[in-house]
RNA sequence: GGGCCUGUAGUAUAAUGGUAGAAUAUAUCCAUGGCAUGGAUGGGAUCCGAGUUCGAUUCUCGGCAGGUCCA
Numbered sequence: 001g002g003g004c005c006u007g008u009a010g011u012a013u014a015a016u017g018g019u020a021g022a023a024u025a026u027a028u029c030c031a032u033g034g035c036a037u038g039g040a041u042g043g044g045a046u047c048c049g050a051g052u053u054c055g056a057u058u059c060u061c062g063g064c065a066g067g068u069c070c071a
Base pairs, nucleotide, nucleotide: 001070002069003068004067005066006065007064010024011023013021018054026042027041028040029039030038031037047063048062049061050060051059
C1' cells in the first nucleotide's frame, strides 16, 4: 500500500427493513438479627456522516477504529 471481516447498555452478545431483547453488572425495595443468597421494580446501548425507502441496527457509499491475509 491492497483485499476481506467486525463495530449494539459498564462487559460479553441477540435482532426477516416495521418503535432493540435476554444474560451479567448496577440502583431502589422486600425477605434475614446481620452477611451471603433469593425475589420484585427501574435506569442505561445501535462508531460517525450521506444516500435509498413510508420506515434503516439491517441495504448502498464515504470516513474512523479494531482484527486477519497478501505485498

Predicted 3D model of a 71-nucleotide RNA (transfer RNA) from a Nanobdellota archaeon. Rfam family: tRNA. The coordinates come from a structure-prediction model, not an experiment, and the mean pLDDT is 82. Lineage of the source: Archaea > Nanobdellati > Nanobdellota.